[in-house]
Molecule: Guanidine-I riboswitch aptamer
Organism: uncultured Bradyrhizobium sp.
């Protein structure tokens, strides 16, 4: 370096709720995320795990190849913009700047 899962976090497209209007009922319609929640998005600088790399070691006299073992550091950060129904610690972005 990629992928997954999870949280931090997020809004409201659908499920619920809650409010109100219609209906004999069934049920529909319209507000509402200052509605805990389920769906759902979701971290370079959160965590996890899986390949991938590169390094020893062993199968072996060597290469492929295999397999075992640890190794993948450091990391403060705006304003503005974008996307999705919307909005984020998504993305632009390890940007600008320090």
């Nucleotide at each position: 370096g990629g992928c997954a899962g999870c949280u931090a976090g997020g809004g409201u497209u659908c499920c619920g709720g809650u409010u109100u209007c219609c209906u004999c009922a069934c049920g529909g319609g319209a507000a509402u995320g200052u509605c805990u929640g389920g769906u759902c998005c979701g971290a370079g600088a959160g965590u996890u795990g899986c390949c991938g790399c590169a390094g020893g070691g062993g199968g072996u006299c060597c290469a492929a190849c295999c397999u075992c073992c640890g190794g993948u550091g450091c990391a403060c950060g705006g304003c503005g913009g974008g996307a999705u129904a919307a909005a984020a610690g998504c993305c632009c972005g390890g940007g600008a700047g320090a």